[in-house]
RNA sequence: GCCUUCAUGGCUCAGUGGCUAGAGCACCGGUCUCGUAAACCGGGGGUCGGGAGUUCGAAUCUCCCUGGAGGCA
Repeated sequence: GCCUUCAUGGCUCAGUGGCUAGAGCACCGGUCUCGUAAACCGGGGGUCGGGAGUUCGAAUCUCCCUGGAGGCA
């Protein structure tokens, strides 16, 4: 230098054009308990790495940039 791939709550991930952006874990509150843990119920938290474009509509498609991983030279 070139190619591939990844970037979504605190963490690990799902969502591949339209349904209110979701799950598990974590966190907070409650029930239960002598108490703690477990279990069960409820709750807060992300605008989808940044920018531009396409579209009636973009986390999703295209382009540029940033960062990570792998490969070739």
The RNA shown here (transfer RNA) has 73 nucleotides and comes from Phaseolus vulgaris.
Its Rfam family is "tRNA". Its family is annotated with triplet codon-amino acid adaptor activity in the Gene Ontology. By type it is a transfer RNA. About the family: Transfer RNA (tRNA) molecules are approximately 80 nucleotides in length.
The same sequence occurs in records of 4 taxa.
NCBI's taxonomy places the organism under Eukaryota, Mesangiospermae, Pentapetalae, Fabales, Phaseolus.